[in-house]
RNA sequence: AGCGUUUGGGACCGUGGCGGCGUGCUUAACACAUGCAAGUCGAACGGUAACAGAUAGAGCUUGCUCUAUGCUGACGAGUGGCGCACGGGUGAGUAAUGUAUAGCUAACAUGCCCUAUAGAGGGGGAUAGCCACUGGAAACGGUGAUUAAUACCCCAUACUCCUUCUAAACAUAAGUUUAGUUGGGAAAGUUUUUCGCUAUAGGAUUGGGCUAUAUUGUAUCAGCUAGUUGGUGAGGUAAGAGCUUACCAAGGCUAUGACGCAUAGCGGGUCUGAGAGGAUGAUCCGCCACACUGGAACUGAGACACGGUCCAGACUCCUACGGGAGGCAGCAGUGGGGAAUAUUGGGCAAUGGGCGAAAGCCUGACCCAGCAACGCCGCGUGGAGGAUGACGCAUUUCGGUGUGUAAACUCCUUUUAUUAGGGAAGAUAAUGACGGUACCUAAUGAAUAAGCACCGGCUAACUCCGUGCCAGCAGCCGCGGUAAUACGGAGGGUGCAAGCGUUACUCGGAAUCACUGGGCGUAAAGCGCGCGCAGGCGGACUAAUAAGCUAGAAGUGAAAUGCUGUGGCUCAACCAUAGAACUGCUUCUAGAACUGUUAGUCUAGAGUCUGGGAGGGGAAGAUGGAAUUAGUUGUGUAGGGGUAAAAUCCGUAGAGAUAACUAGGAAUACCAAAAGCGAAGGCGAUCUUCUGGAACAGUACUGACGCUGAGGCGCGAAAGCGUGGGGAGCAAACAGGAUUAGAUACCCUGGUAGUCCACGCCCUAAACGAUGAAUGUUAGUCGUUGGAGUGCUAGUCACUUCAGUGAUGCAGUUAACACAUUAAACAUUCCGCCUGGGGAGUACGGUCGCAAGAUUAAAACUCAAAGGAAUAGACGGGGACCCGCACAAGUGGUGGAGCAUGUGGUUUAAUUCGAAGAUACGCGAAGAACCUUACCUGGCCUUGACAUUGAAGGAACCUGGUAGAGAUACUGGGGUGCCCUUUUAGGGAGCCUGAAAACAGGUGCUGCACGGCUGUCGUCAGCUCGUGUCGUGAGAUGUUGGGUUAAGUCCCGCAACGAGCGCAACCCUCGUGACUAGUUACUAACGGUUAGGCCGAGGACUCUAGUCAGACUGCCUUCGCAAGGAGGAGGAAGGUGAGGACGACGUCAAGUCAUCAUGGCCCUUAUGCCCAGGGCUACACACGUGCUACAAUGGCCGGUACAAAGGGCAGCGACACCGCGAGGUGAAGCAAAUCCCAAAAAGCCGGUCUCAGUUCGGAUCGGAGUCUGCAACUCGACUCCGUGAAGGUGGAAUCGCUAGUAAUCCCGGAUCAGCAUGCCGGGGUGAAUACGUUCCCGGGCCUUGUACACACCGCCCGUCACACCACGAAAGCUGGCUGUACCAGAAGUCGCUGAGCUAACCCCGCAAGGGGAGGCAAGCGCCCAAGGUAUGGUCAG
Repeated sequence: AGCGUUUGGGACCGUGGCGGCGUGCUUAACACAUGCAAGUCGAACGGUAACAGAUAGAGCUUGCUCUAUGCUGACGAGUGGCGCACGGGUGAGUAAUGUAUAGCUAACAUGCCCUAUAGAGGGGGAUAGCCACUGGAAACGGUGAUUAAUACCCCAUACUCCUUCUAAACAUAAGUUUAGUUGGGAAAGUUUUUCGCUAUAGGAUUGGGCUAUAUUGUAUCAGCUAGUUGGUGAGGUAAGAGCUUACCAAGGCUAUGACGCAUAGCGGGUCUGAGAGGAUGAUCCGCCACACUGGAACUGAGACACGGUCCAGACUCCUACGGGAGGCAGCAGUGGGGAAUAUUGGGCAAUGGGCGAAAGCCUGACCCAGCAACGCCGCGUGGAGGAUGACGCAUUUCGGUGUGUAAACUCCUUUUAUUAGGGAAGAUAAUGACGGUACCUAAUGAAUAAGCACCGGCUAACUCCGUGCCAGCAGCCGCGGUAAUACGGAGGGUGCAAGCGUUACUCGGAAUCACUGGGCGUAAAGCGCGCGCAGGCGGACUAAUAAGCUAGAAGUGAAAUGCUGUGGCUCAACCAUAGAACUGCUUCUAGAACUGUUAGUCUAGAGUCUGGGAGGGGAAGAUGGAAUUAGUUGUGUAGGGGUAAAAUCCGUAGAGAUAACUAGGAAUACCAAAAGCGAAGGCGAUCUUCUGGAACAGUACUGACGCUGAGGCGCGAAAGCGUGGGGAGCAAACAGGAUUAGAUACCCUGGUAGUCCACGCCCUAAACGAUGAAUGUUAGUCGUUGGAGUGCUAGUCACUUCAGUGAUGCAGUUAACACAUUAAACAUUCCGCCUGGGGAGUACGGUCGCAAGAUUAAAACUCAAAGGAAUAGACGGGGACCCGCACAAGUGGUGGAGCAUGUGGUUUAAUUCGAAGAUACGCGAAGAACCUUACCUGGCCUUGACAUUGAAGGAACCUGGUAGAGAUACUGGGGUGCCCUUUUAGGGAGCCUGAAAACAGGUGCUGCACGGCUGUCGUCAGCUCGUGUCGUGAGAUGUUGGGUUAAGUCCCGCAACGAGCGCAACCCUCGUGACUAGUUACUAACGGUUAGGCCGAGGACUCUAGUCAGACUGCCUUCGCAAGGAGGAGGAAGGUGAGGACGACGUCAAGUCAUCAUGGCCCUUAUGCCCAGGGCUACACACGUGCUACAAUGGCCGGUACAAAGGGCAGCGACACCGCGAGGUGAAGCAAAUCCCAAAAAGCCGGUCUCAGUUCGGAUCGGAGUCUGCAACUCGACUCCGUGAAGGUGGAAUCGCUAGUAAUCCCGGAUCAGCAUGCCGGGGUGAAUACGUUCCCGGGCCUUGUACACACCGCCCGUCACACCACGAAAGCUGGCUGUACCAGAAGUCGCUGAGCUAACCCCGCAAGGGGAGGCAAGCGCCCAAGGUAUGGUCAG
């Protein structure tokens, strides 16, 4: 991170019976047509437009019309009162002017309501309406006259009210209370009661203000602030206050995060969770904010007012163009947006609200209904019986099985449904929208009512078909390339069910942010090191205190929700009621162990002092020797140098070498070590000066002074930078020479920065013990450095102890590796750091730097992994040991030639198919002229050449003819068997013909579906198991080690002890002997002989073929613990005597579907069957395996000797004759130790050839034949005569072989009519060499490294090309928010003016009138919204 599960104001797809209770614009605080949502009071008032009535009058068709009268009920408009600040909506803004909790208000207000006390006396002037005239399109007005009030005004009275001053008391921070005093302030009526009015005090309720605590992210926002912080005076408010203003002072906030930016209404609660937490703030309740956007005040008890006012702006509408109107975030509703959210409904019956004395009116609050499976809860879609387990469907091993008692069918029921009847509660007198609703009864009739997802694992549920990496699936792993339980369909199954899936979100699991409850040696993670401010933590004793802490009590913690009990709707959901709880906050009381604070004391921590020692600790200065290089001079001559080898380079202009001298720079051999010092980086010649720190001993002093340490400061290798020196050697860059396919490298010759010094920067390293610092505790042993002590034998001694530095190791820890008193153990304190891999320690921004760059440090996007440690393999141009014709030492070949044979390729109608590195290629094939044969061409057959069943017919069988290439077709002749019986006839066995149909058939495909068999590693010595032990585990041990062996063969040792498959042995052949047996084999002795073991005879020998014996390191010497080795004796054989058969666990998806068998698929008048001919034998070429040669160790000719093992009746065939010969004719013997094949050849003896393309070599070709066979043209073998090619020992390379072996020479057999240079066997002759294991190849064991596991033929890196995605930069462009400065200034409050206008009160006046006070218009000023200009910041496109 995902699956999964769960939640919901959800949405979407398919589907959908009913009821109850809830819920329903999460998006555009987007715009709104229409209707409704706040009125009421005639018992405040003047009145009378409308309605009704009454009275009067008139007209008259006697019950209608008209007129008049406020007379009555009432009442439009108006004055006045109360309400409109409630109720209802929304969440834009707001990170605090908000909210929550707890307090304070002696710093305040409060209409209506309640209580108490007191009062209401006298007067006055207006005004709306109405009427008249009049402006305007309208909205809306103007002028004049007249009128009322519970409207307005004046006077009187008022202890308690406000106010000035004084005194006293209390308290002390402002202050409060009481007593007196100065000035000021009230009223409304209507009436029968009642209801109202005024003042004051109190209460209740509701508000205002203040304080503390809590309340999102970001430091890549670190500094912010001028009314800012405080004071004084004044103003202002209901009230404290920089709330406002003038002056004075210069403060205030901030790392416990100010200021800024982003996001967000808050709480009760809700979802989740074991909890702690995390997420959330719909519906219900409390608070706040808002009402088109911005600003402002008025009225009022209360507003800076959702359905009020004014101004500005945007938008919409009306207009006569002059001007006006509007604000659904009230209820419905519309458009729009969106995945998405309802009726322009009924009623005030209930609850509540406003007005009213009341009746009552109003109330989209509310109560109901409608729509929506949106959620929760409940109910139903039938129940019982029913097997030949029906049909259908699916599957099948064809037998069956599943669907499945499921259905049909029989019986039953009626929740629901429909129809009909009755019919509530909600209402305590009346009043019922809901509603003829809930509910009850009756009737009808199984009747009206089941789907969705899934079925590879996770995860419950499996088969068939189709498809064939296609179509598609997929949440992750992944599935699909012809047998898909994963795709699509079907059957079946599983899960849930009026719902089911998908998608999105939240929590859980996740102890993967760890408070509960994690880590940092190697997995991500200790800053490179130190000093140190703040902060955190801190030794012992005594006393006090009570902030933390503990206990108790009180207040509060609204209600609802949640929990428990009980109750009400038939149950449940839902609702009611009671309780507990709300773990919180505040106050009081008590306690005093611990922490804190205060006071006093102590010495164990820490520090100071004294002493003698150790040290490459640091800085500066001085002085050496060795070496390199250069220079000068001498000697001297041709090379030097360098490398794997060379060359560049130096040198006859004298190098190198050698000797002396001179110069200069850098580094300091030996000592030197697991050693020393330092905080780390680091420090190494000697001496001097200056200087830091640590250890030890002593015990004198101080008295917790300590530890850690964010920021901060300092130090900090190498490289690099700046300035100035210096420069011997070395040496990036660079040049040249080599190497190489290339070689911008490794190697060589040169060589500049640099390396060195001084000063100044840089500040990073695998700055590592990959291990932060400090303190305490926890077994040892062995080294080493420094100090001290003790002991004696007095030393180069031993022991003890403190401090440092190493090795090993117990407990403990650890994923393991490992760590282990120098901890990675056990604890404590503080700091730093980590949270999947890549992107990336990168971008942007900030800070630092001269630069290089450093530091701080993301995201988009992308992957399902990346990583650690260990295990067993495999691998290594890693190591150690060992073996093998593996190399080496030898020997003979192949590769060159010709031919044979196989393969590739090409060709063809076809050249049938398979085998392909080793492990295909004289392989399948132990034998293609036809057949074989599978291929091609052509001609035929279709139940078939072959098997089973089979109606029907016939004995079987033998033998002709015709046509045809043949298959085949047509047509004759002969023949009539065996068994049984009921015997003119029938049945049976076997064979032949044979309709129809099941089926046959296939060398067609898949060896990657398989069995079996086989090759190879490899006759290599290995491969495993049980129990035990070790390990968290994979695994290990055993099987490793030391020896030894051909061998995991054996011995010894060992946490192993045993065992199995392999090795060896047991089996066969050969080699020696014995016994038994003695023909066809043999012949020593005897006899015979035709002289041949031929015959008699023999059983001795050879031999044959059966049984035994023999060899075991048994014996001796020697080495060794042993196993065993080396040598020797004896022996036919000696250390496995030689050879064979025998092939462990496994590997190569090795080979074979064409030996056979077989799943699936495919063909079925053909991919099956038959026939003829052809092909498998082709031929520019390439390769493998062989044969024959190239000659004299030979060829040819003549003579002559010696085998073994086999085969033979459709056979081997002697002897004889014929033929040059292959062979032919005739024919004995032999089913074989008897006869035949059969001559063995090389060899030996003699002769000839004499180094040539030959008397070598035999290909090729011409001719003539023989044999086999129906048949030798394509396409057999052999013989004879003639012909006489290449080839003179074979390039690179490569193969076999270690003894009776190689080499060489013949013989036989299988297959087979015939055909052998191949294959399988047999014997003859018969070598050379092995020092040895460095190297090549293969293998075994141990060990090591690994980023490999398809296992090195592995894995894997970078550039480049093209397309696309994301991010950064980029000349510029656009928008949002915001800062600063300035301009401008509507409405409005406040202030000033107020020459204009003016009824009440006052003055003058008889009056008219005049004046004053007060008010208003108008003007001015301050503040200020929108707007504008300029310039910044930030975010986004």